[in-house]
RNA sequence: GGAGCGGCCCAGGUGGUCGCCGGCUGCAAUCGCAGCGGGAGGAAAGUCCGAGCUCCGCAGGACGGGAUGCCAGCUAACGGCUGGUGGGGGCGACCCCGAGGAAAGUGCCACAGAAAGCAGACCGCCCCGCCGCCCGGCUCGCGGGCCGCGGGGUAAGGGUGAAAGGGCGAGGUAAGAGCUCACCGGGUCGGCGGCAACGUCGAUCGCACGGCAAACCCCAUCUGGAGCAAGACGGAAUAGGAAGGCGUUCGAGGGUGGUCCGCCCGAGCCUUCGGGUUCGUCGCUCGAGCCGCGUGGCGACGCGCGGUCUAGAUGAAUGAUCACCGCCCGCUCGCCGGUGACGGCGGCGGGAACAGGACUCGGCUUACGGGCCCUCCAACC
RNA sequence: GCGCCAUUAGCUCAAUCGGAUAGAGCAACGGCCUUCUAAGCCGUAGGUUACAGGUUCGAUUCCUGUAUGGCGUACCA
Numbered sequence: 001g002g003a004g005c006g007g008c009c010c011a012g013g014u015g016g017u018c019g020c021c022g023g024c025u026g027c028a029a030u031c032g033c034a035g036c037g038g039g040a041g042g043a044a045a046g047u048c049c050g051a052g053c054u055c056c057g058c059a060g061g062a063c064g065g066g067a068u069g070c071c072a073g074c075u076a077a078c079g080g081c082u083g084g085u086g087g088g089g090g091c092g093a094c095c096c097c098g099a100g101g102a103a104a105g106u107g108c109c110a111c112a113g114a115a116a117g118c119a120g121a122c123c124g125c126c127c128c129g130c131c132g133c134c135c136g137g138c139u140c141g142c143g144g145g146c147c148g149c150g151g152g153g154u155a156a157g158g159g160u161g162a163a164a165g166g167g168c169g170a171g172g173u174a175a176g177a178g179c180u181c182a183c184c185g186g187g188u189c190g191g192c193g194g195c196a197a198c199g200u201c202g203a204u205c206g207c208a209c210g211g212c213a214a215a216c217c218c219c220a221u222c223u224g225g226a227g228c229a230a231g232a233c234g235g236a237a238u239a240g241g242a243a244g245g246c247g248u249u250c251g252a253g254g255g256u257g258g259u260c261c262g263c264c265c266g267a268g269c270c271u272u273c274g275g276g277u278u279c280g281u282c283g284c285u286c287g288a289g290c291c292g293c294g295u296g297g298c299g300a301c302g303c304g305c306g307g308u309c310u311a312g313a314u315g316a317a318u319g320a321u322c323a324c325c326g327c328c329c330g331c332u333c334g335c336c337g338g339u340g341a342c343g344g345c346g347g348c349g350g351g352a353a354c355a356g357g358a359c360u361c362g363g364c365u366u367a368c369g370g371g372c373c374c375u376c377c378a379a380c381c
Numbered sequence: 382g383c384g385c386c387a388u389u390a391g392c393u394c395a396a397u398c399g400g401a402u403a404g405a406g407c408a409a410c411g412g413c414c415u416u417c418u419a420a421g422c423c424g425u426a427g428g429u430u431a432c433a434g435g436u437u438c439g440a441u442u443c444c445u446g447u448a449u450g451g452c453g454u455a456c457c458a
Stems, first nucleotide, its partner, number of pairs: 001377004006373005012325007020039002023036005041354001045365002048363005053227004060261004065223005070084005085099001086097004100218002105216002107212003122158002124154007132146005166184002169181003185207001186205008231282004241273006253265003275457003289308008327351005333346005382454007391407004400438001409425005431447005
């Protein structure tokens, strides 16, 4: 210098001037003025998960639906995180994995190919029979070879495919074949290590069980619904008018839900047209809070002690400008140090991203500027 | 805030339970016809199936993430 990888840190500071939004105090009294003090983030974002909180009479039963899916742990909880196991990728730093079940059932596997799921036989290889031809000879019959036809064996080889009922080698055989054997792979059983996933060793079985569950499904675990537009209080407004339909104990409809049951209320309800209001206060920021130290743990994280209070707006404030300092980059600039690669100081010029609360937290994902540590390669000293 | 849906050629839409070459109409371009234009007839081109990754032998289709766009949702009666 180039390429890359994971983690950590920062996200400018101080002062002046002019502004913005809340709070407190004082003067004023219902317009305001003055002083003091406060005012966004690592993602406040997307709203993808999990909770707190609030309401729905109880949060009941069944079905249905949804989510998760190696093991152990962390946590209030999680689909998050940590540490392992197995598989895969990279020279490496390191990264990725929806990784339960295909001997419960159903379904699919296009094209090609003989055959794609109770496997199958196109070419080939081999055996037998028959017709014909050729050769040899011991010339009634025999032996050998070839073409064709028929019957059978085979799954080595060719060919098709993503995939052809283990792989490779040897023996064996008419040719072959786990038919037999060694090794590898696989199933079952047992020993040992580990909490476990799993690993390893041994025995045994000639191999049964092709793939797909991000196809239906099965198994295990979890799951009532809605969301601060939750909800509470106050205020404002009001008109019940037309058409159609359903219903009054044989029960419409409502009480959060997809359906049913159970429970409660129940005489009105639904659709279309048309109408009115669309304000205030609380919830609302002290909370699984933040910072520091110690301590247990590989770690996520836990425990103890001390300190600290840090926006609460409601169409929504936190901005602009100037000066100095700090940070980063560039320069055929100057000085100093060094044999040198280079480094330090100064000068000039330039740059500073992504983005902004709206009930609150824990994560994930996405956007984005800079610095440090790490890996590989190359060059130079 | 909450819920739902869509994205395929320039535009509007198809594509069966995943099967190979993604199709149609309009528009565009070229030719024929016409004195010329329109209409008509013939032909041609045009696709990162929004983007990225995954499952699968194979993805417009299935799954995950992202981006963009759209719709509904206050109270009274």

Background: This is a predicted complex of two RNAs, RNase P RNA and transfer RNA, with 458 nucleotides together. It holds a member of the Rfam family "Bacterial RNase P class A".